The RNA shown here (transfer RNA) has 73 nucleotides and comes from a Microcaldota archaeon. It matches the Rfam family "tRNA". The family's RNA type in Rfam is transfer RNA. Rfam's curators write: Transfer RNA (tRNA) molecules are approximately 80 nucleotides in length.
RNA sequence: GCGAACGUAGUCUAGCCUGGUAGGACUUUGGCUUGCCAAGUCAAGAGCCCGGGUUCAAAUCCCGGCGUUCGCA
Numbered sequence: 001g002c003g004a005a006c007g008u009a010g011u012c013u014a015g016c017c018u019g020g021u022a023g024g025a026c027u028u029u030g031g032c033u034u035g036c037c038a039a040g041u042c043a044a045g046a047g048c049c050c051g052g053g054u055u056c057a058a059a060u061c062c063c064g065g066c067g068u069u070c071g072c073a
Base pairs, nucleotide, nucleotide: 001072002071003070004069005068006067007066010026011025012024013023020056028044029043030042031041032040049065050064051063052062053061
């Protein structure tokens, strides 16, 4: 230099093909429970890499950029 895959809460991950309320686990905070802790239980907080396009509507489709990994040279 060329090509491919991937990017979603603090961490891991589903959803993308086939556009229609962003889901789960851990973590964090608070309540209940307990003599205390742990465990259990209930509730809450936190997210679609960036920009643009298409559309009534984009995590999803299209274009560009950035990052990571892999392959070729």